[in-house]
Context: one part of a larger RNA
RNA sequence: GAUGAACGCUGGCGGUAUGCUUAACACAUGCAAGUCGAACGGUCUCUUCGGAGAUAGUGGCGGACGGGUGAGUAACGCGUGAGAAUCUAGCUUCAGGUCGGGGACAACCACUGGAAACGGUGGCUAAUACCGGAUGUGCCGAAAGGUAAAAGGCUUGCUGCCUGAAGAUGAGCUCGCGUCUGAUUAGCUAGUAGGUGUGGUAAGAGCGCACCUAGGCGACGAUCAGUAGCUGGUCUGAGAGGAUGAUCAGCCACACUGGGACUGAGACACGGCCCAGACUCCUACGGGAGGCAGCAGUGGGGAAUUUUCCGCAAUGGGCGAAAGCCUGACGGAGCAAUACCGCGUGAGGGAGGAAGGCUCUUGGGUUGUAAACCUCUUUUCUCAAGGAAGAAAAAAAUGACGGUACUUGAGGAAUCAGCAUCGGCUAACUCCGUGCCAGCAGCCGCGGUAAUACGGAGGAUGCAAGCGUUAUCC
Numbered sequence: 001g002a003u004g005a006a007c008g009c010u011g012g013c014g015g016u017a018u019g020c021u022u023a024a025c026a027c028a029u030g031c032a033a034g035u036c037g038a039a040c041g042g043u044c045u046c047u048u049c050g051g052a053g054a055u056a057g058u059g060g061c062g063g064a065c066g067g068g069u070g071a072g073u074a075a076c077g078c079g080u081g082a083g084a085a086u087c088u089a090g091c092u093u094c095a096g097g098u099c100g101g102g103g104a105c106a107a108c109c110a111c112u113g114g115a116a117a118c119g120g121u122g123g124c125u126a127a128u129a130c131c132g133g134a135u136g137u138g139c140c141g142a143a144a145g146g147u148a149a150a151a152g153g154c155u156u157g158c159u160g161c162c163u164g165a166a167g168a169u170g171a172g173c174u175c176g177c178g179u180c181u182g183a184u185u186a187g188c189u190a191g192u193a194g195g196u197g198u199g200g201u202a203a204g205a206g207c208g209c210a211c212c213u214a215g216g217c218g219a220c221g222a223u224c225a226g227u228a229g230c231u232g233g234u235c236u237g238a239g240a241g242g243a244u245g246a247u248c249a250g251c252c253a254c255a256c257u258g259g260g261a262c263u264g265a266g267a268c269a270c271g272g273c274c275c276a277g278a279c280u281c282c283u284a285c286g287g288g289a290g291g292c293a294g295c296a297g298u299g300g301g302g303a304a305u306u307u308u309c310c311g312c313a314a315u316g317g318g319c320g321a322a323a324g325c326c327u328g329a330c331g332g333a334g335c336a337a338u339a340c341c342g343c344g345u346g347a348g349g350g351a352g353g354a355a356g357g358c359u360c361u362u363g364g365g366u367u368g369u370a371a372a373c374c375u376c377u378u379u380u381c382u383c384a385a386g387g388a389a390g391a392a393a394a395a396a397a398u399g400a401c402g403g404u405a406c407u408u409g410a411g412g413a414a415u416c417a418g419c420a421u422c423g424g425c426u427a428a429c430u431c432c433g434u435g436c437c438a439g440c441a442g443c444c445g446c447g448g449u450a451a452u453a454c455g456g457a458g459g460a461u462g463c464a465a466g467c468g469u470u471a472u473c474c
Stems, first nucleotide, its partner, number of pairs: 001473003005470005012343006018336002020301001025299003029296003034061003039058002042055005068254003077179007086171002091167008099133001101131002108123006138147003152159003180226003187217003192214008229251004233244004256277005279290004307333001309332003315329001316327004346376004356367004381411006390401001418463005423444003429458005439446002
């Protein structure tokens, strides 16, 4: 000098930030991902009988983003630079197409099982759900030839659907270099290292498999062990460097613990599925339900870290043709001197140097222009009146914050100072008490009867809504 700090004493205001560093401990409750009726059949409500609205289900898109955490990871994880054997929903551009058929399954109805969660059987039905056929710029092939698409809706010009090419964006993969400590860890390795073939993947590859070869790594530190998310940055320092990785931004990893795949353009998926385990809950004992490292909040741990708040008005995201709906992202408010910055607690005058305190050689000195007193001001404060910007889209409408910020008027010096230190380092000294006691202390050291070092008082010094102490880094 610095801090995501804590503790002690004290505490007026505003702005801007920040706020579980410990138990990746366990979680009550509420909310955090829905949306589309302009894909579809049905049902219900209202009706001026024209229609309008609501929606469980089928279907589409989105739940792979956004938000959290840092357990694991010493690794192509990250940083940086290069690369080739890849994919990419929605978006943009270009080209072509959208023909003609079929059979189901939910919902619904009937019967029925179960305490529940949730089902079973039979029957009916729609679609942009599903399945054949046709067609071909595509793909495979030397050729012949083979293979493989589509969906409509509202309505009268829109929007969808399919195929191909390109772009953009995003993602996967490979390599060079860099990336903590220990040798009281010296040898490690059988899919191991390489080849051929085959499989597999979006894609290269021992990625998997069969066969063959016997290699590969290592003192330039392999292997093992410990520790750790990495970076832009942050702190310090003249720099070199050292330390660090909160908030913000990029990347990675994880989502009760371990494993697995499904769907999908994308996951091996925080608020999806399956299995196993631990834990909690319900149960009619047959069986079921759950996962806050989302936002609040609770218990626990701890020196220690906030409200079970308001709003979608703005920005952004999902869905929708739109109106709109959803959004604990976000915008705000609340709490905390936790930090930084700013402001105030009055200004000018005022000596009988008042009283009181302290000291004292009884003359005085000091507190001290300090107070009183006079004049002034109103930043703050209280009350009253007015009152935003943030809101943009043809117009209209639309503000959580918020009657907030701000402006004006009135009132009255009114409402507001502490903390640490005073032996030297180190700015600041006397008196009393105590008597190696009580105590102080960062180091040196003080205290055993006049202690500037302990405790109190007066005074002084330093900083100031803070001041000290402790911890850690330079």

This is a predicted structure of a 474-nucleotide part of an RNA (small-subunit ribosomal RNA, 5' domain) from Calothrix sp. NIES-2100. The prediction has a mean pLDDT of 85. Rfam family: Bacterial small subunit ribosomal RNA. Lineage of the source: Bacteria > Cyanophyceae > Nostocales > Calotrichaceae > Calothrix.